RNA sequence: UACUCAUCAAGAGUUGGUGGAGGGACUGGCCCGAUGAAACCGCGGCAACCAUUUAAUACGGCAGGUAUUAAAACGGUGCUAAUUCCGGCGGCAAAGCCGCAAGAUGGGAG
Numbered sequence: 001u002a003c004u005c006a007u008c009a010a011g012a013g014u015u016g017g018u019g020g021a022g023g024g025a026c027u028g029g030c031c032c033g034a035u036g037a038a039a040c041c042g043c044g045g046c047a048a049c050c051a052u053u054u055a056a057u058a059c060g061g062c063a064g065g066u067a068u069u070a071a072a073a074c075g076g077u078g079c080u081a082a083u084u085c086c087g088g089c090g091g092c093a094a095a096g097c098c099g100c101a102a103g104a105u106g107g108g109a110g
Stems, first nucleotide, its partner, number of pairs: 003108006013043001015042004022032003026088004044080003049076002052072008084102001089099004
């Protein structure tokens, strides 16, 4: 990097150092930013995708175990302004809602 599956309305920093003008994927808006953007290094936090542990239930040749649900949070990631910040394509007369695409993150298989 292309494929596949799941999730994206909740949650969590007036944090320390370096750094100096950008950032919120893209595009149109609208925001954030010298009361200090991005990025990097720390510290804290959130969450529960994977792994792990525990419990319950089901399956089982009742043995190894497997599945589901719940809980925990020492490990691997991720996240920590605004619903994925909002619209972007389509449907429903409109408001609004729903779906798709795109994007992000994780798991799987190359």